[in-house]
């Protein structure tokens, strides 16, 4: 860009991995890539689940191990608030 078929549209986020960058780590950010999603936009408010630096505690080989614990993430784990976009009426 053409054609067909349809006749709820422009459209948008953007898992898994990959590469790099922060982080103790869980996981975030940036790029490449789509499993998917009508709020898979935002907000850590309740809840859930994930890490455990720093702290306490223990034990012994005295710097190593285990345990507790978020004040750390998760919003693509659930609900709440709030906010958008399409059709109807």
């Nucleotide at each position: 860009u053409u054609u067909a078929u349809u006749u709820u549209u422009u459209g948008g986020c953007a898992a898994a991995c990959u590469g790099u960058c922060c982080g103790a780590a869980a996981g975030g950010g940036c790029a490449g890539g789509a499993c998917g999603c009508a709020a898979a936009g935002c907000c850590a408010u309740g809840g859930g689940u994930c890490u455990a630096a720093a702290g306490c505690u223990u034990a012994c080989u005295u710097g190593u191990a285990a345990g507790c614990c978020a004040u750390g993430a998760u919003u693509g784990c659930c609900a709440g608030g709030u906010u958008g976009c399409a059709c109807u009426u």